[in-house]
Context: one part of a larger RNA
RNA sequence: GGCGUAUGGGGAAUGCCUAGGCUCUCAGAGGCGAUGAAGGACGUGAUAAGCUGCGAAAAGCUGCGGGGACUGGCACAUACAGGUUGAUCCGCAGAUAUCCGAAUGGGGCAACCCAGCAUGUUGAAGACAUGUUAUCCGAAAGGAGGCGAACCCGGAGAACUGAAACAUCUAAGUACCCGGAGGAGAAGAAAACAAUAGUGAUUGCGCUAGUAGUGGCGAGCGAACGCGCAUUAGCCCAAACCAUGUAGCUUACGGGCUGCAUGGGGUUGUAGGACCACGACAUUGGUUGUGUAAUGAACUAGAACACUUUGGAAAGAGUGGCCAUAGACGGUGAUAGCCCGGUAUAGGUAAAGAACAUAAACCAUAGUGGUAUCCUGAGUAGUGCGGGGCACGGGAAACCCUGUAUGAAUUUGGCGGGACCAUCCGCUAAGGCUAAAUACUCCUGAGAGACCGAUAGUGAACCAGUACCGUGAGGGAAAGGUGAAAAGAACCCUGAACAAGGGAGUGAAAUAGAUCCUGAAACCAUACGCUUACAAGCGGUCGGAGCCUUUAGAGGUGACGGCGUGCCUUUUGCAUAAUGAGCCUACGAGUUAACGUUGCCAGCGAGGUUAAGGGUUUAAGACCUGGAGCCGUAGCGAAAGCGAGUCUGAAUAGGGCGCUUUAGUUGGUAGUGUUAGACGCGAAACCGUGUGAUCUACCCUUGGGCAGGUUGAAGCUGUGGUAACACAUAGUGGAGGACCGAACCCGUUGACGUUGAAAAGUCUUGGGAUGACCUGAGGGUAGGGGUGAAAGGCCAAUCAAACUCGGAAAUAGCUCGUACUCCCCGAAAUGCAUUUAGGUGCAGCGAUUUAUUAGUUUUAUAGAGGUAGAGCUACUGAUUGGAUGCGGGGGCUUCACCGCCUACCAAUUCCUGACAAACUCCGAAUGCUAUAAAAUGAUGUAGAUCAGUGAGGGCAUGGGUGCUAAGGUCCAUGUCCGAGAGGGAAAGAACCCAGACCAUCAGCUAAGGUCCCCAAAUGUAUGUUAAGUUGAAAAAACGCGGUUGAACUGCUUAGACAGCUAGGAUGUUGGCUUGGAAGCAGCCAUUCAUUUAAAGAGUGCGUAACAGCUCACUAGUCGAGCGGUUCGGCAUGGAUAAUAAUCGGGCAUAAACAUACUACCGAAGCUAUGGAUUUAUAACAUUAGUUAUAAGUGGUAGGGGAGCAUUGUAACAGCGUAGAAGGUGUACUGCGAGGUAUGCUGGAGCGGUUACAAAAGAAAAUGUAGGCAUAAGUAACGAUAAUGCGGGCGAGAAACCCGCACACCGAAAGACUAAGGUUUCCUCAGCUAUGCUAAUCAGCUGAGGGUUAGUCGGGACCUAAGGCGAACCCGAAAGGGGUAGUCGAUGGACAACCAGUUAAUAUUCUGGUACCUGCUUUGCGUUAAAAGUGACGGAGGCGAGAAUUAGGUGCGUACUGACGGAAUAGUACGUUGAAGGAUGUGGUAACACUCUGAUAGUACACCAAAGCUACGGCGGCGGUGAUAAUCCUGAAUAUCGACUUCCAAGAAAAGCGAGCAAAGCAGCCCGUACCGCAAACCGACACAGGUAGUUGGGAUGAGAAUUCUAAGGUGCUC
Repeated sequence: GGCGUAUGGGGAAUGCCUAGGCUCUCAGAGGCGAUGAAGGACGUGAUAAGCUGCGAAAAGCUGCGGGGACUGGCACAUACAGGUUGAUCCGCAGAUAUCCGAAUGGGGCAACCCAGCAUGUUGAAGACAUGUUAUCCGAAAGGAGGCGAACCCGGAGAACUGAAACAUCUAAGUACCCGGAGGAGAAGAAAACAAUAGUGAUUGCGCUAGUAGUGGCGAGCGAACGCGCAUUAGCCCAAACCAUGUAGCUUACGGGCUGCAUGGGGUUGUAGGACCACGACAUUGGUUGUGUAAUGAACUAGAACACUUUGGAAAGAGUGGCCAUAGACGGUGAUAGCCCGGUAUAGGUAAAGAACAUAAACCAUAGUGGUAUCCUGAGUAGUGCGGGGCACGGGAAACCCUGUAUGAAUUUGGCGGGACCAUCCGCUAAGGCUAAAUACUCCUGAGAGACCGAUAGUGAACCAGUACCGUGAGGGAAAGGUGAAAAGAACCCUGAACAAGGGAGUGAAAUAGAUCCUGAAACCAUACGCUUACAAGCGGUCGGAGCCUUUAGAGGUGACGGCGUGCCUUUUGCAUAAUGAGCCUACGAGUUAACGUUGCCAGCGAGGUUAAGGGUUUAAGACCUGGAGCCGUAGCGAAAGCGAGUCUGAAUAGGGCGCUUUAGUUGGUAGUGUUAGACGCGAAACCGUGUGAUCUACCCUUGGGCAGGUUGAAGCUGUGGUAACACAUAGUGGAGGACCGAACCCGUUGACGUUGAAAAGUCUUGGGAUGACCUGAGGGUAGGGGUGAAAGGCCAAUCAAACUCGGAAAUAGCUCGUACUCCCCGAAAUGCAUUUAGGUGCAGCGAUUUAUUAGUUUUAUAGAGGUAGAGCUACUGAUUGGAUGCGGGGGCUUCACCGCCUACCAAUUCCUGACAAACUCCGAAUGCUAUAAAAUGAUGUAGAUCAGUGAGGGCAUGGGUGCUAAGGUCCAUGUCCGAGAGGGAAAGAACCCAGACCAUCAGCUAAGGUCCCCAAAUGUAUGUUAAGUUGAAAAAACGCGGUUGAACUGCUUAGACAGCUAGGAUGUUGGCUUGGAAGCAGCCAUUCAUUUAAAGAGUGCGUAACAGCUCACUAGUCGAGCGGUUCGGCAUGGAUAAUAAUCGGGCAUAAACAUACUACCGAAGCUAUGGAUUUAUAACAUUAGUUAUAAGUGGUAGGGGAGCAUUGUAACAGCGUAGAAGGUGUACUGCGAGGUAUGCUGGAGCGGUUACAAAAGAAAAUGUAGGCAUAAGUAACGAUAAUGCGGGCGAGAAACCCGCACACCGAAAGACUAAGGUUUCCUCAGCUAUGCUAAUCAGCUGAGGGUUAGUCGGGACCUAAGGCGAACCCGAAAGGGGUAGUCGAUGGACAACCAGUUAAUAUUCUGGUACCUGCUUUGCGUUAAAAGUGACGGAGGCGAGAAUUAGGUGCGUACUGACGGAAUAGUACGUUGAAGGAUGUGGUAACACUCUGAUAGUACACCAAAGCUACGGCGGCGGUGAUAAUCCUGAAUAUCGACUUCCAAGAAAAGCGAGCAAAGCAGCCCGUACCGCAAACCGACACAGGUAGUUGGGAUGAGAAUUCUAAGGUGCUC
């Protein structure tokens, strides 16, 4: 280290629970608000942070009623109070009710600021109290405004999407926005439907019906009539006519007419009314009042139990009782009718009050006849054009609405009935009102659930729309449980400890101890048993020695050996080095509805069935009713129509579809389809309403900034010069998108950084730096929009269209994932088509089921055919060599002709050879068709339902293509892999063998093997190989006297071949050539001849040439075989690749190779034995089933069948404190999913059987949430300005405090201040967290304290950009502009200084000294106004000039000198003094000077308290003293002044401008702490970044550069 067991830690799953949710039912209510809402801010308690309540009358006040003992909310503590003289509490009715908010006196950055008027405190000012003061409508009275969940009506109105693209269309009149109303809203009493019959307002439900229609006639959209129900309700004006009033006109003055207002009258289609005539006072209803009164708040009464037993506790169990108009529910120490609260029932009454009765008043309501005249809704109906709505998309298009242009009739009228016309019928427009039936639920009460139970159910069970994130709109969590009761652990010990732990104690239990019920897993430990340091390992499995243990059944470990490349997904194919997963736990994906269709089950059956609705009832239920409607019973036809027939047709013909042969329908359930998000997760996008210019772009208004140095334009002046100019020169001058260079702005180069210090920086270097410059504050422009010196840049770390929420679960032919078991069958990767190629449709192939009768093989016979092959003098085409040589080229030829030659090209023909997928005179095998016979036995076909597949791949064979390349590609036939395990080939998807139901320590074989690894022959016989060839996956041309075999052939006892001995001569040095050439440089040839056994005018070596040595050839010796050619076998060279080699290895002379034979091994094949299961058949039982026989049982996609588990419900019978669920072990059992028993833990619920219903099974989705690992005790600890020592406090000191050294900044790393932050400030006490370490310290934790103003800043003053906005203009609405006004600083106006003081504030307090405004009183003066002023650019030089600063001199104080004395010596420090006032002086002014302020105060010196002390001193409350220049020189700025110059020509308003003086009085609100280049702001951080303005000493220097330094600050938290 591994495995095992035990015990813990860690963690929070599981179980149980519920305080909270979810979905509904019944009833109520359906609004609140100027009498100030909803919603908030701030307050309010003895102590009080939060929530709740309440409002300055503040966890409350008053009255009435109830109630009857405790009470002061959550909230458990202390103190103090209240209550039987009735509290707290409950109900009803009142009072009070700060500020904001419609917000309403004006304003505003909501919860704040500032006013007017009246009255009062009062005598003025100031301050305060109460009331009042907005706008719109309306004559007034009065009303409106804003908020609120859905429902309703109207205005306006998308897109994604679907159509497999898209434009009409769809989505959809949806989402969103806007206006308006109510408890409902809208609609509504026919100018309606209908069809020869009728109905009789509207609304809603069920049907009609997915019908008629509509529709790129695509996708889709989709009525009505009529029927059945619910509920029912009808009315009023305008007009005619009459009258009154009033105004006008007119008059013959009698009156008339017209307009307006009012009253009467009147309201419709069988027309009605006015009018005329007649007649009558009926009927019914409503409002107001009174009476009775059901009902109605808190509340009251409300039956009945004991004992024994277990236990901590009884409600459990046992025994025996009781109540019930009450056995709902909840609680009580476990499960309670009789313990408690309640429940049934009964009672009770304030406000209110349905209903009924009643009296009066008021209001409304009616008839008959006549019919001359009058009335009956006008820019209307209709029409043209353009749109929209109707189911209806312009269509044959009626009907309705209207933008525009036109434009009737008048009851003998008008409109409609789906173009239009006629007839007929219905109705009476152009005015209005109207309950119920219908829709919804923010809210209240009562209840329910085969809904959830803390990752669930609301986002929210808990102080949640909270914490937190974002500028904002907006987004948005986590987090439940001690116990019956706190009995919440007195006391002791360890410890620095108020940490933590150990004892003790409480309790039934403390392993229930507050991180608290149960307490799983990952992960981390400890103890023990076995095992482990030569071992190579997807870690298991099979065998198994040894050891340990044992209840003797068994268990733990496992040396050694055999075999063995995870899971998922996707693929032709994955151990793959292709995808996904760190591990564990919980959650996590085919559901639901409607409508079809098919199967099964059930009811009824030529019939079946109800829907809406209604009724009863114990009330989401059940039963009854309801026959509208639907399907079926008859078809045919386009239809009229006819009908067992009908249509076509002239037809009685023929043909088509039917009948002859009838089963449906309703419900349940399962499969599947369609419409819906439709199995889950996932886009980029599109559209709509809003939110953003605190970043950034540009613009507007108003402010601010730019050290220092350099250059020297125009102009001007002088001199020269010119006729005069010009021009030249010297000065002066101070221009410039001028130069150098800090601040400031930018970001060129390089490096670093890259899990950073930093989500863009640091260091270095660089560019601009008076300008098109930089910058602050306040504003403006907004998403197809802005802005852009233009990069598609920027618009809040987001830009080729921001962000947020919504449409929305957009869509995704794409990727990924998709969860228990067993059994049966089992594919495809092909054809056709496709905006199609990775998708889909049909067919093919699979499954289930029903019906039916084919199918397959062999043999025989009969056929069709043009492939392989073959052939070509058989065609078409191509073609080798030869012969012949038409024709042509070239050459020759005397001008031409005729000719001639030719190793040139070459036709036809002949001979010869040979080719073809698109050649065939020919032509198989196989395959195919038919018939017959035999064999086989469900393999065939058809219908219905459900699929998957439509990426294939290797090998063999036949081909195309390619290179007769490919592990290439495309076809065909077969096979296997795919979806197939086993044996062999070392290892290998598809090569060989062989198809796995299970078990066996049985047997036989296949391929292949038998020396060892490794099971079986060191087998037999005969050969071959010598190369480790064999034995690389595969080697070639060519080579080889390797060896072996065969055939043919030559020589040979007349002596071969090889060796040895000897000869190898002569003419001649052949001739030529040559310097030489003699066999042998070269050339020539009758390479000749002679002697010979034989010997070349020479096969080589050699020489300058010769010589010399050899060979051929010959003889001798030897004594039997020796050569050649060709064809085989096995070897051999040829033979070269990248990490170390190898036949799989060792190795082997066979254990290689060849041939033959025998034996054996060898698989999941076959056999044997036992078992399981499926199908078929048979028998028996028939309810499931049992037995026998036979054949099966590999399997991906996929189909079918049977089961297990989980949660809940019902019924039945049960278990449980003597111990349920859950957790954790053990044993048994089922093929399996699983089940049962039992030990320990646990402490209250739970399972069984049958049926039902599902949020119903996880290992994977870069899944979601939580927990825990790993890397790893690793990287890092955020500027390299730096620390060291001593002392102190303390349990503890590198970091805290003090001191001494040292170091760093010093145009800052010092000081002030705006924004922003919001208590961080100061003190005390702490150290769990925060601080990148420690901490005694702190910007941390806890408590307490702290911010003081007439003059500082802001308001009570002003205006800019800009905002808002009476009037007015525009616009569907919302709203957009905008005058008067009113807000709005970054600007204008405006009065205080010095000193002291606190732990923390000071121009604020204190002291002193001032100033401003108003009022009153007094005095003086004054017409009112206006002009004017306020009031403005850049640059430049000149002048004046504070503060400040350097130097010098003088003076004061202190100190200094080895020893002694001194100061005319030296050193250090100091030498100060405000605002305001003034008759003064200087100056143009700013300002300066002088006096005063000031007998101030400070510095300094001396004395000195408390306290501390290391006894040396430290410390400095307080007091005293009155000590020194208002000197000289220099530099320079703020500021002021006038001036010069330039072009781009440089705010507004208030204020001021007529009052003065004195005294007295008055003087409001807000800010004020602290940080503020930073540890407190913006950057997620105590972050190397960013952040406007003021001040900014000395030396060096031109300088604010640079370096050093003062004051001051700091050493950067390891």